[in-house]
Context: one part of a larger RNA
RNA sequence: CCUUCGUUAAGGAACUCGGCAAAAAAUCUAGAUGUAAGUUCGCGAGAUAUCUUCCCAACUCUUUGCUUGCAAAGGGCUGGGCGCAGCUAAAGAAUUCCAAGCGACUGUUUAUCAAAAACACAGGUCUCUGCAAACUCGUAAGAGGAUGUAUAGGGGCUGACGCCUGACCAGUGCUGGAACGUUAACGGGAGCGGUGCAAGCCAAUCCCCGAAGCGCCAGUGAACGUCGGCGAUAACUAUAAUCGUCCUAAGGUAGCGAAAUUCCUUGUCGGGUAAAUUCCGACCCGCAUGAAAGGCGUAACGACUUGGAAACUGUCUCAACGAAGGACCCA
Numbered sequence: 001c002c003u004u005c006g007u008u009a010a011g012g013a014a015c016u017c018g019g020c021a022a023a024a025a026a027u028c029u030a031g032a033u034g035u036a037a038g039u040u041c042g043c044g045a046g047a048u049a050u051c052u053u054c055c056c057a058a059c060u061c062u063u064u065g066c067u068u069g070c071a072a073a074g075g076g077c078u079g080g081g082c083g084c085a086g087c088u089a090a091a092g093a094a095u096u097c098c099a100a101g102c103g104a105c106u107g108u109u110u111a112u113c114a115a116a117a118a119c120a121c122a123g124g125u126c127u128c129u130g131c132a133a134a135c136u137c138g139u140a141a142g143a144g145g146a147u148g149u150a151u152a153g154g155g156g157c158u159g160a161c162g163c164c165u166g167a168c169c170a171g172u173g174c175u176g177g178a179a180c181g182u183u184a185a186c187g188g189g190a191g192c193g194g195u196g197c198a199a200g201c202c203a204a205u206c207c208c209c210g211a212a213g214c215g216c217c218a219g220u221g222a223a224c225g226u227c228g229g230c231g232a233u234a235a236c237u238a239u240a241a242u243c244g245u246c247c248u249a250a251g252g253u254a255g256c257g258a259a260a261u262u263c264c265u266u267g268u269c270g271g272g273u274a275a276a277u278u279c280c281g282a283c284c285c286g287c288a289u290g291a292a293a294g295g296c297g298u299a300a301c302g303a304c305u306u307g308g309a310a311a312c313u314g315u316c317u318c319a320a321c322g323a324a325g326g327a328c329c330c331a
Stems, first nucleotide, its partner, number of pairs: 001326008010317002014315001019312001027093003030052004038043001040160001054081004059076008082086001095310007102302002107119002123158007135144003161297004166227003171224002173220005180215003187208004193202003228246005255289001256286001267283005
């Protein structure tokens, strides 16, 4: 010096990306009292917090027994005693609170760097499927679906619950329509021309007929998706309820908003700190939010993420000492 442990004055997170890890203590595992905000009334909750625990004595209450005032068992109250410490307490476990984000929850996952906000989920919705079902596997036979039958089964999206879910069908997709247009093979007709003695054969080209598809006409967004620009205007200024104009299929509604989204940006204001690019609450010029790629809330829950506090500590100021084993020295 290294590894694993033990102890530490005063301070107590000043350490650090971060109280990470180690460590630590309060505390908890018994009895009693008592328990906030919020809430889906179930919870939150063992919230937080407070008290007690041994021995002796008096009084008193209950039950049982009998000799009727005693005994036993249990409880209440008061007084006293000793100790550092009384479930005579060791051992083990292990912190609590205030806020915010995300995900409702229990659950699942990258065997071997990721456990999560990712997946799943109950619930919601769209769509396909009438049974020899749709769909999947297989060349097929056949099998699953299902010994099920639309309250069933497959697929897509969303993801408890609460309040909601706006505009656009021009493009793409899907569904429906069948009048018209377009159109392949086949079929019908005409037939230049070639060849043959002939019958005939070959055959350019043109016309008619002709399915799906496409064109066409509609519908459809919890289908793929999309949801503007410029200029002017109010009796200080500023701003613009208002007006004009161009374009569009229609110009982003309710909400939320410097956000897991904000570049400029450490935006501005307020709170918290002595001091904060983080955090919380607001504002709104949203570079580039927005409604089932769901929007906004939300009790409970979380080895999730962020900020703050109490308590506690060798994380630190700042290191010291001790133990065991290495390293090291000698053989």